Transfer RNA from a Candidatus Gottesmanbacteria bacterium, 72 nucleotides, folded computationally. Its mean pLDDT, the model's own confidence on a scale to 100, is 83. It was read from a public genome assembly. Lineage of the source: Bacteria > Bacteria candidate phyla > Candidatus Gottesmaniibacteriota. Its Rfam family is "tRNA". It is annotated as a transfer RNA.
RNA sequence: GGACCCGUAGCUCAGUGGUAGAGCGUUCGGCUUACAUCCGAAAGGUCAGAGGUUCGAGACCUCUCGGGUCCA
Repeated sequence: GGACCCGUAGCUCAGUGGUAGAGCGUUCGGCUUACAUCCGAAAGGUCAGAGGUUCGAGACCUCUCGGGUCCA
């Protein structure tokens, strides 16, 4: 320098153009003499950034940024 993949909650990741989710973690409650397990609930998101397409974008298109793999 070139090609490709990835970026979504604190972490690991889903999400077929139509309400942003799960597991783990955190907090609170239940249970227990107590702790753990278990059960219930809650908080937590600029969907990397900008622009475009669309009635509508996390998703599609373009550019930028960051990470990774391969080639040279």